A computed fold for a 1481-nucleotide RNA from a metagenome, annotated as small-subunit ribosomal RNA. The sequence is in RNAcentral, with records from SILVA. Its mean pLDDT, the model's own confidence on a scale to 100, is 83. Rfam family: Bacterial small subunit ribosomal RNA.
RNA sequence: AGAGUUUGAUCAUGGCUCAGGACGAACGCUGGCGGCGUGCUUAACACAUGCAAGUCGAACGAGAGGACAAGAGAAGCUUGCUUCUUUUGGAAUCGAGUGGCAAACGGGUGAGUAACACGUAAACAACCUGCCUUCAGGAUGGGGACAACAGACGGAAACGACUGCUAAUACCGAAUACGCUUGGAAGACCGCAUGAUCUUCCAAGGAAAGGGUGGCCUCUACCUGUAAGCUAUCGCCUGAAGAGGGGUUUGCGUCUGAUUAGUUAGUUGGUGGGGUAACGGCCUACCAAGGCGACGAUCAGUAGCCGACCUGAGAGGGUGAUCGGCCACAUUGGAACUGAGACACGGUCCAAACUCCUACGGGAGGCAGCAGUGGGGAAUAUUGCACAAUGGGGGAAACCCUGAUGCAGCAACGCCGCGUGAAGGAUGAAGGCCUUUGGGUCGUAAACUUCUGUUCUAAGGGAAGAUAGUGACGGUACCUUAGGAGCAAGUCCCGGCUAACUACGUGCCAGCAGCCGCGGUAAUACGUAGGGGGCAAGCGUUAUCCGGAAUUAUUGGGCGUAAAGAGUACGUAGGUGGUUUUCUAAGCACGGGGUUUAAGGCAAUGGCUUAACCAUUGUUCGCCUUGUGAACUGGAAGACUUGAGUGCAGGAGAGGAAAGCGGAAUUCCUAGUGUAGCGGUGAAAUGCGUGGAUAUUAGGAGGAACACCAGUGGCGAAGGCGGCUUUCUGGACUGUAACUGACACUGAGGUACGAAAGCGUGGGGAGCAAACAGGAUUAGAUACCCUGGUAGUCCACGCCGUAAACGAUGAGCACUAGGUGUCGGGGUCGCAAGACUUCGGUGCCGCAGUUAACGCAUUAAGUGCUCCGCCUGGGGAGUACGUUCGCAAGAAUGAAACUCAAAGGAAUUGACGGGGACCCGCACAAGCAGCGGAGCAUGUGGUUUAAUUCGAAGCAACGCGAAGAACCUUACCAGGGCUUGACAUCCCUCUGACAGAUCCUUAAACGGAUUUUUCUUCGGACAGAGGAGACAGGUGGUGCAUGGUUGUCGUCAGCUCGUGUCGUGAGAUGUUGGGUUAAGUCCCGCAACGAGCGCAACCCUUGUCAUUAGUUGCCAGCAGUAAGAUGGGCACUCUAGUGAGACUGCCGGGGAUAACUCGGAGGAAGGUGGGGAUGACGUCAAAUCAUCAUGCCCCUUAUGUUCUGGGCUACACACGUGCUACAAUGGCCGGUACAGAGAGAAGCCAGACCGCGAGGUGGAGCAAAACUCAAAAGCCGGUCCCAGUUCGGAUUGCAGGCUGCAACUCGCCUGCAUGAAGUCGGAGUUGCUAGUAAUCGCAGAUCAGAAUGCUGCGGUGAAUGCGUUCCCGGGUCUUGUACACACCGCCCGUCACACCAUGGAAGUUGGGGGCGCCCGAAGUUGGUCGAGAAAUAGAUUACCUAAGGCGAAAUCAAUGACUGGGGUGAAGUCGUAACAAGGUA
Repeated sequence: AGAGUUUGAUCAUGGCUCAGGACGAACGCUGGCGGCGUGCUUAACACAUGCAAGUCGAACGAGAGGACAAGAGAAGCUUGCUUCUUUUGGAAUCGAGUGGCAAACGGGUGAGUAACACGUAAACAACCUGCCUUCAGGAUGGGGACAACAGACGGAAACGACUGCUAAUACCGAAUACGCUUGGAAGACCGCAUGAUCUUCCAAGGAAAGGGUGGCCUCUACCUGUAAGCUAUCGCCUGAAGAGGGGUUUGCGUCUGAUUAGUUAGUUGGUGGGGUAACGGCCUACCAAGGCGACGAUCAGUAGCCGACCUGAGAGGGUGAUCGGCCACAUUGGAACUGAGACACGGUCCAAACUCCUACGGGAGGCAGCAGUGGGGAAUAUUGCACAAUGGGGGAAACCCUGAUGCAGCAACGCCGCGUGAAGGAUGAAGGCCUUUGGGUCGUAAACUUCUGUUCUAAGGGAAGAUAGUGACGGUACCUUAGGAGCAAGUCCCGGCUAACUACGUGCCAGCAGCCGCGGUAAUACGUAGGGGGCAAGCGUUAUCCGGAAUUAUUGGGCGUAAAGAGUACGUAGGUGGUUUUCUAAGCACGGGGUUUAAGGCAAUGGCUUAACCAUUGUUCGCCUUGUGAACUGGAAGACUUGAGUGCAGGAGAGGAAAGCGGAAUUCCUAGUGUAGCGGUGAAAUGCGUGGAUAUUAGGAGGAACACCAGUGGCGAAGGCGGCUUUCUGGACUGUAACUGACACUGAGGUACGAAAGCGUGGGGAGCAAACAGGAUUAGAUACCCUGGUAGUCCACGCCGUAAACGAUGAGCACUAGGUGUCGGGGUCGCAAGACUUCGGUGCCGCAGUUAACGCAUUAAGUGCUCCGCCUGGGGAGUACGUUCGCAAGAAUGAAACUCAAAGGAAUUGACGGGGACCCGCACAAGCAGCGGAGCAUGUGGUUUAAUUCGAAGCAACGCGAAGAACCUUACCAGGGCUUGACAUCCCUCUGACAGAUCCUUAAACGGAUUUUUCUUCGGACAGAGGAGACAGGUGGUGCAUGGUUGUCGUCAGCUCGUGUCGUGAGAUGUUGGGUUAAGUCCCGCAACGAGCGCAACCCUUGUCAUUAGUUGCCAGCAGUAAGAUGGGCACUCUAGUGAGACUGCCGGGGAUAACUCGGAGGAAGGUGGGGAUGACGUCAAAUCAUCAUGCCCCUUAUGUUCUGGGCUACACACGUGCUACAAUGGCCGGUACAGAGAGAAGCCAGACCGCGAGGUGGAGCAAAACUCAAAAGCCGGUCCCAGUUCGGAUUGCAGGCUGCAACUCGCCUGCAUGAAGUCGGAGUUGCUAGUAAUCGCAGAUCAGAAUGCUGCGGUGAAUGCGUUCCCGGGUCUUGUACACACCGCCCGUCACACCAUGGAAGUUGGGGGCGCCCGAAGUUGGUCGAGAAAUAGAUUACCUAAGGCGAAAUCAAUGACUGGGGUGAAGUCGUAACAAGGUA
């Protein structure tokens, strides 16, 4: 510090997600040690048991107790001792009571609280303060009780009550008293105000315990000593100070919601009174009507606050565990008492809920103290030890108490430290995994050798913490010795982000996943294994917070098109504000002071072996106060004119309002002329018209709108404004510089205006026209089109308040190159035309700058300032609820649950368009011949079948694979056989064969029998049989795993690259443009310059000529024949080699003087001469696993192999491709002529003979320019006479021929006989531009036989082409796009189904809060009664008041038959609304 994710790719916007840190954590797996910390976040839920606050006998009385002392008696005897009894005194000690102090601290919790609760800084001249410290003074003299106790009594208990006795530092009078309190008077002085302080005087009022303990007798009394007394100490009272603690008040700060806008009656203030420690409506009576609030009152929700902690660069954001400060609370609610202090966690009273005891009458209790239990929960510990230390309470002290505290136990909960060994060790062991089978890897890792001892175990020693004593921790930390590698490694991840890869299994299943996403048979993404990476006694996951996120932007964002400028203006509060002088000192700057607890953080140093941890020192925001300064902002006073406004002088304008007037046109009415149609459309119809329309002429009525002028012209704030005239009226502009003197800008709320549609009332109504009706269109047509037509449109008045109200651009001011139009003024020059200049408006182009780009650019979207409005992912949704406004329609304000990982902007490349421009093609058009109708052939679909093997499927499958299915082929079916196999390699054994021939069996194969039968260097080779296993084999699957091959767009003219340049980039440029071409062919231009694959050319063939060569070819001349048969010749034809030729080369026109094009000449051929081969980058997951090859999967006595028979040839039907015809341009008969290209030995087969013929017999020639196959249409002659025929030949019968083991299923041919459909073919559709179409035959491949198919060959030989509007396909440029799987695209809504959350709803249930009324406990205060000597107890009552009850309304939540829309969901229904002109923009 960033990364992933929207796209085919790009930039920007924008959300989602990740990497980091943290934690009182929990969960999963795992777990060696130690140190230091931390440990109910949930039920402020309920609690068994024990402990957590007592202490003082030196305040007091009584009691228990009986050490000890003394006396008396008795016994024993050691005769002065022991024991016992008894009397007196009596110490320690003990529990209860009176009394004092403490119990208000310490400890817990965070329910409540949005508040002076907390933090910080101040104030109290408005206060209190026990214990402690200091100072001053005092303590005289009395009194009466009550506990305890005793007696008697009630009660189950808790406890209560009666009678009697008693003490005090308990209680109560009296005395005395100030510097105390209260009241009054005078003076001084101080303070920010109320007021305070001091001095003097007067009056009134108010204390105490001279007690406890120790010591001493100098004085007094009794006289060993004690009492008074003295002394020491602890106490008591009054007053003044201090310290520490508390109380009260104030400034500033302190969460969310306005879908909470008004709130408040003791409320705000005053006076009197009361109350408090004290101020105060704190309380009360009266008076006034105030107080708070948009700077957010009130209400609702949430919450203890802070020091701090986490995160962050910081600013911030989040949190408020442990430790420390403050607050609040103690089962819930209320209340007071005591006291210095409480309205009191381990006190009291009352009420409520709950639990427990009970004899049913009544009582007891409060763990949010420490442990612990139940419960809740994902989840949080021991009913431990000790007061040794620190601290607290009591006490004079010893001491007692202390779950505060110090320690220990449990828990990887966190942080920190250490360890699980170290060195050597390669046959790189075994084993695992992978493998291209060679090896690689785990891996020096292990084994093994030599060491060490952190831990561990055992033994010994043994602290500090303790100043004199005292040690829970603890025989702990630590040290020493010995032993022995022994007891100690896991967890997560390995597709990208993100470090780390292979194999197997699985097969959109199981599963994973933080986001993108993986999985449908080769998964680095699931599961396992091996290997690897990270961290490590932990590692992952989950929850939460900050960060990344500049994604709420103060630092530090935006608003033309991505979300976002209010429709416009005026204007209140507020914010901001021109020049200058003086003063001030609030902001601001500098310095000083106070505070900012400690801990924490940071830095340094030190102590535990180190670290965590701990200690010491230094430092730290902010607030308050004080002094100084005066540039800037603010404030005060004064001045100025340039901002702003006024005056005066002008001209422009659809600016507004009202009244009046005008002509054209439409419609209607009346009358005339006139006759059959009019109107309307793509085409029609509805409609109007013989009752006279439309058309036309004249007159009239009525309403609405104002052609031309008219202009990116004008005016207005916007909406908007258009005939002419008059009246009233607003604003802007120009000129001038007389006046005012900052009067300004913006503007939350507010107010006004505000298109169209709509609403209300009343008019008006010509045209137009929602709704509606009819006619068309259509599959439908509730639409588009047509004919009608009502609201409405118009006027007046009143509402509504919204629009793509748009420049999608808030207002104002200033600055920042220009050019060119136009509107309204002014100035200078000029006779004018006009030129120059200036102010204001309105457009276009364009620089800098800016922008994601598009674009904007003095009319900014540039550079700055001021103010306002608005935005924060898409959907849900501008919806719901609430509120305000409205007559309504509706408008304004405006969420959430849930759901997605995108939605959206600009630009790019393609593709597409029922977009455009240009161009080409037998694409259309012009023609010729067809197909589609018939019969047959052939292929396909379908059906059938045991099987009808498989593949091919729009063009680009269908006479296709198949250049040829009777068996074979053959892959299919039925049946019979074989199992290392029909075929290949390897091993072992045996044999010398196998093949062939004959016989048996069989449907055949298989099987059985007989017979014939190798070489050799002697090792073996070869062949066969048998055997075991590796393996063979597969036309089995996958063409969507592949290679190769092929089709197609398309022989279309395209497809790219390097460097440069432009662009943030994808990309562009080049390749576009102007011409031209068959062509990205060429020329010119150009930020491009070059190049490659294609085009063309080079190749083959054909057309002309030359030359070479003449056999099997040819024959002009010579000889010659039946015949180029022969001699001869090679001139010609021909053959096949080599060359020539054509290049827009020449001329003319056009064109830019180019490329090129048009015409011409010459030429056999003229503009690529004709034809062929040749197929760019790529597209279609195109075709083929059945040509072949091949990965993976599958079969292995079968999906292999072999044999026989059958099938591929079926047949109601549908389609494609052909053949033959329908006839006279013909059929038939006879005669007669001319090719090219091929093929031929298991072959072609001549002549001859036989047969009507197919063919047969026989056989010459020919491995071919030699021989053979071998022509037809044509031509000549004859016949037929327009008919189902002398056309046509299907079908069928009979008889034959040929091939072949074999023609039944299922071949071809011949003869005779039979003689079907068919008389030129609907919609539609195909081929062809010249030696072409059409027509005629010939040959070949395959092949035993079997073409109407296919591939070639020649013969005869046309017609038409104006042209590019249209159909189809293609190319280039351009345009739009919501498409990119690319229009066979995308995508919308209803309906149906499932699930989810949510709104409404008759209602129902519950909660919290206030209001009114009723009742009213305890208690304070007051009144009354009354006992008593009094204090005071008691009774009763008034006000207030908790809980409770009743009521009305508001509010929050839950639930509710039914209902509304919304969201989500691989393959549902109906249409096709949007995206292209999306077919009606």